Context: one part of a larger RNA
């Protein structure tokens, strides 16, 4: 001197941008954060319309009501699809192939999308919902009949698919790999609406995103010197998308290590940030990318993908409800609460945009996001008035030669401004799609164009008009380092203090006043890096 996710004192007028539980990965009340498809299903509450039949009333063909019957319309609630492994969150655990970085998989998976081929043939039993009972306080849960699917289950086709076997061919980086041709066995589907569209199956291929391998890089300590039996290899089998002791038998006795294994203690890793001429030093908050957790421990099931934050089962803490018999939870999600702390914000608006989740579509969802609140917490920017004004007034302090000096153009006073603030008005961009109508064009379900529709922030940013300086400056320091000095108190007291060191009767160094400096809506401290 320069930095902080910063605290604390004193002070504080705006605004734009950014940040804001660093500590106890400590325990939560409440409320919201993942839902959606009726264009898969069965089954219906509800509501409209038309018609038929009854009843009342008198306007004698209308109004009101009550039923059924047909269409529509579809809450809810099941069944069934996708999604719920995304977003969002925090750093506990690792010192690692965890992370960066370059590379490999001829050992490998990939739902949803795109491209191309090629099929969809005929059966079958359920169950849930909804009616009945039953047991429970309650969460729930049993039974009994009965019903549908793009829900499940067998047949049948069967390739460019899999696996065996045979021949040939090419190729390469060793174990091998790929084509091609021929035997064998084995493996699928689903409808909906209304006629050409979604959807459904296998299959090649692309694309994305994932798994595994491997070279260097990647804390501290020898006051850790040895460590290792599934340990090192091999044969076999299992298992896994997929290679492997990944896992079991057998068989061999290896295999790391002073170029630091082991072990202890610390600690998510990177782009990046801070600093410094650099080279290095220190850190890993916000943003970005991987990793790893989700009350503490295990576990697996579904499914493309989880060993799964708001899933599921077991065990343990805790903490709730209870009729006591038994149940029910899990905020490191957004807000809040408590503890703990020097110390960190609203129990807020909106899906208008941008993104995702379903849907054909409307749209639903969405605490992502995108706004707003609070906080000087940090950056940048703006104000608190400007030009004249000397009779250099009065006070105040200090000097003194007694003439003055300072404060000080400061103020008073005159003239002008009007950022910010007040009133009263105007007033957006962020959004053009999607859908609805119309057109053109290709050719038949896309692309273009035209018009309507769509704003949370929002009456805000912005801007007009009125009036009027009028709504607005503090802090620390002043003995050297270090810009800025006098005076009075005070008397090693009562205090100062980063260092050196001031105070014991003339203190520029304590307190206080007069003046100055320095920074300014912020000054200082203290704390931590460089």
């Nucleotide at each position: 001197g320069g930095a902080u996710g910063a605290a604390c004192g004193c002070u504080a007028g705006c605004g734009g941008c950014a940040g804001g539980c660093c500590u106890a990965a400590u325990a939560c009340a409440u409320g919201c954060a993942a839902g959606u498809c009726g264009a898969a299903c069965g089954g219906g509450a509800u509501u409209u319309a038309a018609u038929c039949u009854g009843a009342a009333g008198c306007u004698u063909g209308c109004u009101u009501u009550a039923g059924a019957u047909u269409a529509a319309u579809g809450a809810g609630a099941g069944u069934g699809g996708c999604g719920u492994a995304c977003g969002g969150g925090u750093g506990c655990g690792u010192a690692a192939c965890g992370c960066g970085u370059g590379a490999g998989c001829a050992a490998c998976c990939u739902a949803c999308c795109c491209a191309u081929a090629u099929c969809a043939g005929g059966g079958g039993g359920a169950u849930a919902g909804c009616c009945c009972g039953g047991c429970g306080a309650a969460a729930g849960u049993c039974g009994g009949a009965u019903u549908a699917a793009c829900a499940c289950c067998g047949c049948a086709u069967a390739a460019c698919a899999u696996u065996a076997g045979u021949a040939a061919g090419u190729g390469g980086c060793a174990u091998c790999a790929u084509u091609u041709a021929u035997u064998a066995a084995u493996c699928a589907a689903a409808u909906a609406u209304u006629u050409a569209u979604a959807g459904g199956a296998u299959a090649u291929g692309g694309a994305u995103g994932g798994g595994c391998u491997c070279g260097c890089g990647u804390g501290a300590c020898a006051u850790u010197a040895g460590c290792u039996a599934g340990u090192u290899g091999g044969u076999a089998a299992g298992g896994u998308a997929a290679c492997g002791g990944c896992u079991u038998a057998c068989c061999a006795a290896g295999g790391c290590u002073u170029c630091g294994a082991u072990g202890u203690c610390u600690a998510g890793g990177g782009g990046c940030u801070c600093u410094g001429a650099g080279a290095g030093g220190a850190g890993a908050a916000u943003c970005c990318c991987c990793c790893a957790c989700a009350c503490u421990g295990g576990u697996a099931c579904u499914g493309a993908g989880a060993c799964a934050c708001g899933g599921a089962c077991c065990a343990g803490a805790c903490u709730c409800c209870u009729a006591c018999g038994g149940g029910a939870g899990g905020c490191a999600g957004c807000a809040g609460u408590a503890a703990g702390g020097a110390a960190u914000a609203u129990u807020g608006g909106u899906c208008a945009a941008u993104g995702g989740a379903g849907g054909g579509a409307a749209c639903u969802c969405u605490g992502a996001a995108c706004c707003a609140g609070c906080c000087a917490u940090g950056c940048c920017g703006c104000g608190u008035g400007c030009a004249g004004g000397a009779u250099g007034a009065c006070u105040g302090c200090c000097c003194u030669a007694u003439g003055g000096g300072u404060u000080g153009u400061a103020a008073a006073c005159u003239g002008c401004u009007u950022u910010u603030a007040u009133a009263c008005g105007g007033g957006a961009a962020u959004a053009a799609a999607c859908c609805u109508a119309g057109g053109u064009a290709c050719g038949u379900g896309u692309a273009c164009c035209u018009a309507g529709c769509u704003g949370a922030a929002u009456g805000u940013a912005c801007u007009g008009u009125a009036a009027g300086a009028a709504u607005a400056a503090g802090g620390a320091u002043c003995g050297g380092c270090u810009a800025a000095c006098u005076c009075c108190g005070u008397g090693c007291c009562a205090g100062c203090a980063g260092c050196c060191g001031c105070g014991g009767u003339a203190a520029u160094a304590c307190g206080g006043a007069g003046g100055a400096u320095c920074c300014a809506a912020g000054c200082g401290u203290u704390a931590u890096c460089c």